[in-house]
RNA sequence: GGAGUAGGACGGACGGCCGCUGCCCUGCCUUGAACGACAGGGGGGAGGAAAGUCCGGGCUCCGCAGGACAGGAUGCUGGGUAACGCCCAGUCCCGGCGACGGGAAGGAAAGUGCCACAGAAAGUAAACCGCCUGCCAAAGCAGGUAAGGGUGAAAAGGCGAGGUAAGAGCUCACCAGUCCCGCCGGUGACGGCGGGAGCUAGGUAAACCCCAUCCGGAGCAAGACCGAAUAGGGAGGCGUUAAGGAUGGUCCGUCCGUGCCUCCGGGUAGGUUGCUUGAUCCAGCCGGUAACGGUUGGACUAGAGGAAUGGUCGUCAUCCGUUCGGGGGUAACCCCGAUUGGAGACAGAACCCGGCUUACGGCCUUCUCCGACA
Numbered sequence: 001g002g003a004g005u006a007g008g009a010c011g012g013a014c015g016g017c018c019g020c021u022g023c024c025c026u027g028c029c030u031u032g033a034a035c036g037a038c039a040g041g042g043g044g045g046a047g048g049a050a051a052g053u054c055c056g057g058g059c060u061c062c063g064c065a066g067g068a069c070a071g072g073a074u075g076c077u078g079g080g081u082a083a084c085g086c087c088c089a090g091u092c093c094c095g096g097c098g099a100c101g102g103g104a105a106g107g108a109a110a111g112u113g114c115c116a117c118a119g120a121a122a123g124u125a126a127a128c129c130g131c132c133u134g135c136c137a138a139a140g141c142a143g144g145u146a147a148g149g150g151u152g153a154a155a156a157g158g159c160g161a162g163g164u165a166a167g168a169g170c171u172c173a174c175c176a177g178u179c180c181c182g183c184c185g186g187u188g189a190c191g192g193c194g195g196g197a198g199c200u201a202g203g204u205a206a207a208c209c210c211c212a213u214c215c216g217g218a219g220c221a222a223g224a225c226c227g228a229a230u231a232g233g234g235a236g237g238c239g240u241u242a243a244g245g246a247u248g249g250u251c252c253g254u255c256c257g258u259g260c261c262u263c264c265g266g267g268u269a270g271g272u273u274g275c276u277u278g279a280u281c282c283a284g285c286c287g288g289u290a291a292c293g294g295u296u297g298g299a300c301u302a303g304a305g306g307a308a309u310g311g312u313c314g315u316c317a318u319c320c321g322u323u324c325g326g327g328g329g330u331a332a333c334c335c336c337g338a339u340u341g342g343a344g345a346c347a348g349a350a351c352c353c354g355g356c357u358u359a360c361g362g363c364c365u366u367c368u369c370c371g372a373c374a
Base pairs, nucleotide, nucleotide: 001370002369003368004367006365007364008363010361012316013315014314015313016312017311018310020045021044023042024041025040026039027038029036047346051357052356054355055354056353057352058351059219060218061217062216071215072214073213074212075211076090077089078088079087080086091105092103093102094101095100106210107209111208112207113204114203115202128149129148130145131144132143133142134141135140157175158174160172161171162170176200178197179196180195181194182193183192184191185190223273224272225271226270233264234263235262236261237260238259244256245255246254247253280299281298282297283296284295285294286293287292318343319342320341321340323338324337325336326335327334328333
C1' cells in the first nucleotide's frame, strides 16, 4: 500500500431575516366573570432508525380464562430479563488460509407420505451389461450372483484375507459409524478413555405426524367524565280543535293520540381526560467473563392531534474533485498549506416501553491475510 474482520461514537456549528405550534407572562377587547379573541414578550419543540408493524410486555375494557379439544408459536446447554421468537456465555456441526462468521441444532431402529430426470432397481431393495452353473455346437432359455461396469444428488459401510461354481459381513482381522455398559472431567449441552453387541440401520419433519414448553380476546378509534341544538322516550300541568281514530244510531263522556309549558333520563355533535416521571436518562463505585444487577449523586428531555417542529442568506467546519507550493517514501501512495467548483443522505413522533428487521452518510479504533514491486 491492497484486500478483509470485529466494534464504537456521531447524524454539522454560530449568527441575521421571515414563519409554524404548545406552555408562561403582560396589555387590550368582549363579558356577570373569564381559562375566550387579538397584539407583544419569554422559554420549549423528532430519530438512530421516529420506519416495517414482525415478536414480547405495561396500561385499559370485556371477562374470570379450572379442565379437555382445536389452533398458533417455540425447539442444543447454562444464564440475563417485566417478558420474548431478544441478549450474553458456552457445546456440537458447517464455511473461511486467517481475523472471524453462520446454524428452526428434539424425534426418521413410532406410523404414513415423498425422493424430479436418468436408471434394471429409489427401499420388506433391485439382475441392464458383466460373472458363474445347467440345457446346448451356437443363438437362446432357466437359475445363481451386488465383486466389476453403467445411471443418479443419493445404489444398503471401507480395505485385506479366507471362502465359493461365481460371489456376497457368508466368516475373520483392522478402520469408520450406530446402540448399550463402565470410569474420568464438566452445573449442563458435551468431551476423553475402556469394554461389549449386531455386522450396518439411505435422505426428507421451513411434508403430515410424535414429544416437550408457552399462549383467554380486543385494543388509546382502549377506556373515564361533562354534554348542547334538533328529533325520539318518560312524568306532570293546562287546553279541546289548532290532525285524527276507537267506542256509539247520534251527542256528551271515556280512551288512544295530539297542541303548548315545566321537569327527568339516554344517546349524538362538541369539550375535558387518558398524555407522558418512566422496567427513564447521565456519571461514579461495587458484583459478574458477559448480557445484566445493586448502590450513590444528578437531570426532566415534544405532547400535537388532520396533526406544529420550517424556509432563506452569510461565515466556519466536514467530505469529494481541479490547480499550485512544501514535506515524507525505493515506489504505489500519504501528510500539510493555499486555490477554485460542487456535495450533505435515510427519513417525520401520534398511549408508552424492550427487541428484531429494513433504509442511509461520512468518521474513528481493533485484529487478520497478501505483497516488498508498481

Model confidence (mean pLDDT): 75 of 100. The RNA shown here (Bacterial RNase P class A) has 374 nucleotides and comes from Desulfobacteraceae bacterium CG2_30_51_40. Rfam family: Bacterial RNase P class A. The family's RNA type in Rfam is ribozyme. RNAcentral holds the sequence, with entries from ENA. NCBI's taxonomy places the organism under Bacteria, Pseudomonadati, Thermodesulfobacteriota, Desulfobacterales, Desulfobacteraceae.